The part of an RNA shown here (large-subunit ribosomal RNA, domain I) has 536 nucleotides and comes from a Bacteroidota bacterium. It matches the Rfam family "Bacterial large subunit ribosomal RNA". Its family is annotated with ribosome and structural constituent of ribosome in the Gene Ontology. Its mean pLDDT, the model's own confidence on a scale to 100, is 84.
[in-house]
Context: one part of a larger RNA
C1' cells in the first nucleotide's frame, strides 16, 4: 500500500412520530367603515427584548350570566399580590379606546408640524385640557346621505397578444387575460310585438337529452344552436295615457267665467283586445310584509351522564398475556410510563341563559289586491318602428340574410292599426314594441362552527408545522429561504478530577436506558480513522 474482520468518528437518508398542510361534505355567515374601517405606529407588565393581549381607565375597567379551586399569556425564576364574602377562567351587553390612515379645521416627506371659535385652568401672558370646524348631492333649517377596504362569484365598459392554421394576412387564441365602473348575498334575466305549424305550447333561470346533429368556415384550422323531450323550481305584478278632481301659475275676460301648460290626489293596466264613458252591483278574499307584542325553536356559557382501579404473570411502568366480572340509547376520538367500553376527557342519551342574536307562527297594525251589461266618441309609451349607409350581436365570416342593438341621415300608422312566423308577396297563425318590478331554482367563500378522506407526513404537503411573507436580496416594481423530534417524567447530571477555561473531558449520581446529556429518537451511505489478521 490491498483485502477481510472488529470498533470508532463524521453525516443526517431511513424507519415511527404530528403541532402544520390540501380537497371535500353539511351547516352558519355572507360584509366591515365619519358611532372613523381595512391596516398599521407608538406605548402599555415589580423586573419585560420578542409574540399574543390591551389603549394614558392601557395582558386590562363595569355588569349581568356560567363556574368551582386554584391563579397573575406563551415563560421559568425571585418579589408582590388575588381566591369558597367565590378569584383566575368561559359567554352576553356595556365603558376606555393615544397617533396614522377614506382622514374630514389648515398643511405633510403617514404616525408629525400649524390653527380658528366656545368652554375650562391662571392674577395675567405663553402655555395645556374639553368640545368643534373638509368637500359633494338633498334639504327653508335642523339634518341625512356618500366617501375608504374586502377572497372568489355577478353585471356594464374597455380590450390584446403569445398560440392554432404545422407558412401567413380572412379566421383561432376569445369577447379570454388585463384595466375601468358598480352591486348583492347572491347577481343577472324575467310575465311574449315569444316559440310553433294546421297540432299545440304559455314568464325567466339551471341540468341531462337533442348534437358535435342542423350550420357556418382561407368549407382550412375551428366555430357551432335551435325546434322537442325529461328533470330542479315555480308567482306574477305595478306605472305612463284616456276620464274625475284639487291646487297655485299664465293667458284672456262681458269680472260671471273660459283657456292652457304643471303639480298632487283619485282612476287605469290589456291581445278572447282592455280601459276610460254609461248603468248594475259589493265590504270580502288574498298577498313577495312596516312595525309592536306574546309563544316556540335555534345561536352565543354550561349541566347530568353507566360499567373492574379485580387477581396473577413479564416489565422501569400495564391499558399487554393469563384468568375472573360488569355496562352499553355509551365498543366515536383524545389522553394516561407500551395496546383501557368499564383510570381521565368524552361518547350515545338528557337538561340548561340573567343578557343579545337569528328564524317561524300567532295578534294587532302600516301597505297593495275584485265583479256583470252596453260599445257612439276618447286612450293605450314617436324622432319611436321602419328604411339607407358604416359597424356590432346571434350556429350564420355579406350571404338569398330574417331577428336583435345602433353611429349617422330620412322617417310611419293609431285597432278597419301594428310587429312576427329566415330575402320579399299572399293566405292563415301567433303576439301587441318603443315604461318599470319582481322571490326560488343557479354561482361563489376572505370567514365561523361541526366532520369526512384508498391525500401529505419535514428536499412532502401552503412560500411558512418553528415569532414566515419573517431573515435576506434588489434604488424600486419585486424576489423570497433555511430552520420539527432527550426523557414517562427535568429526575436537565450535587460533589470530585484533568485544563487556562464559563471549552472538552473522566469519575460519581438520575434514569429502564446517558452509544436518551441538550450538537440530545432511530442513525444508512459517501469520507475520515484504530487494532487484529492475511497479503505485495
Nucleotide at each position: 500500500g490491498g483485502c477481510g474482520c472488529a470498533c470508532g468518528g463524521g453525516g443526517g437518508a431511513u424507519g415511527c412520530c404530528u403541532u402544520g398542510g390540501c380537497u371535500c361534505u353539511c351547516a352558519g355567515a355572507g360584509g366591515c367603515g365619519a358611532u372613523g374601517a381595512a391596516g398599521g405606529a407608538c406605548g402599555u407588565g415589580a423586573u419585560a427584548a420578542g409574540c399574543u393581549g390591551c389603549g394614558a381607565a392601557a395582558a386590562g375597567u363595569a355588569u349581568c350570566g356560567g363556574g368551582g379551586a386554584g391563579u397573575g399569556g406563551c415563560a421559568a425564576a425571585u418579589a408582590c399580590g388575588c381566591a369558597u364574602u367565590g378569584a383566575u377562567c368561559c359567554g352576553g351587553u356595556a365603558a376606555u379606546g393615544u397617533c396614522c390612515g377614506a382622514a374630514u379645521g389648515g398643511g405633510g416627506a403617514a404616525a408629525c408640524c400649524c390653527g380658528g371659535c366656545a368652554g375650562g385652568u391662571u392674577g395675567a401672558a405663553g402655555g395645556c385640557c374639553u368640545g368643534u370646524c373638509a368637500u359633494a348631492u338633498c334639504g327653508a333649517a335642523a339634518g341625512a346621505u356618500a366617501a375608504g377596504c374586502a377572497a372568489a362569484c355577478g353585471c356594464g365598459g374597455u380590450g390584446a397578444a403569445c398560440u392554432g392554421a404545422a407558412a401567413c394576412a380572412u379566421c383561432u387564441a376569445a369577447g379570454u387575460a388585463g384595466c375601468c365602473g358598480u352591486a348583492g348575498g347572491a347577481g343577472a334575466a324575467g310575465a311574449a310585438a315569444a316559440c310553433a305549424a294546421u297540432a299545440g305550447u304559455g314568464a325567466u333561470u339551471c341540468c341531462c337529452c337533442a348534437a358535435g346533429u342542423a350550420g357556418u368556415g382561407g368549407c382550412g384550422a375551428g366555430c357551432g344552436a335551435a325546434c322537442g323531450g325529461g328533470g330542479a323550481g315555480c308567482a306574477g305584478c305595478c306605472c305612463a295615457a284616456a276620464c274625475c278632481a284639487a291646487g297655485g301659475u299664465u293667458g284672456u275676460u262681458a269680472c260671471g267665467g273660459c283657456a292652457a301648460a304643471c303639480u298632487u290626489g283619485g282612476g287605469g293596466u290589456u291581445g278572447u283586445a282592455g280601459g276610460a264613458c254609461u248603468g248594475u252591483a259589493a265590504u270580502g278574499u288574498g298577498g313577495a310584509c312596516u312595525a309592536u307584542a306574546a309563544a316556540u325553536a335555534g345561536g352565543u356559557a354550561g349541566c347530568u351522564g353507566a360499567a373492574u382501579u379485580g387477581a396473577u404473570c413479564u416489565g422501569g411502568a400495564a391499558a399487554g398475556g393469563u384468568u375472573a366480572a360488569c355496562c352499553a340509547a355509551a365498543g366515536g376520538g383524545g389522553g394516561u410510563g407500551a395496546a383501557a367500553g368499564u383510570c381521565c376527557u368524552g361518547u350515545a342519551a338528557g337538561c340548561g341563559a340573567a343578557a343579545u342574536c337569528u328564524a317561524u307562527u300567532u295578534a294587532u297594525u302600516a301597505c297593495c289586491u275584485a265583479a256583470c251589461a252596453g260599445u257612439a266618441u276618447c286612450c293605450u309609451g314617436a324622432g319611436u318602428a321602419c328604411c339607407g349607409c358604416g359597424g356590432g350581436a346571434c350556429c350564420g365570416g355579406a350571404g338569398a340574410a330574417a331577428u336583435c342593438c345602433u353611429g349617422u341621415g330620412g322617417g310611419a300608422a293609431a285597432c278597419a292599426a301594428g310587429c312576427g312566423g329566415c330575402a320579399c308577396c299572399a293566405u292563415c297563425c301567433g303576439c301587441u314594441a318603443a315604461g318599470g318590478c319582481u322571490a326560488a331554482a343557479u354561482a361563489c367563500u376572505c370567514c365561523u362552527g361541526a366532520g369526512a378522506g384508498a391525500c401529505c407526513g419535514a428536499u412532502a404537503g401552503u412560500g411558512a408545522a418553528c415569532c414566515a411573507g419573517u431573515a435576506c436580496u434588489g434604488u424600486g416594481a419585486a424576489g423570497g429561504a433555511a430552520a420539527g423530534g432527550u426523557g414517562a417524567a427535568a429526575a436537565g447530571a450535587a460533589c470530585c478530577c484533568c485544563g487556562a477555561a464559563c471549552a472538552g473531558g473522566g469519575g460519581a449520581g438520575u434514569g429502564a436506558a446517558a452509544u436518551a446529556g441538550a450538537a440530545c429518537c432511530u442513525g444508512a451511505a459517501a469520507c475520515c480513522g484504530u487494532g487484529c489478521g492475511c497479503u505485495u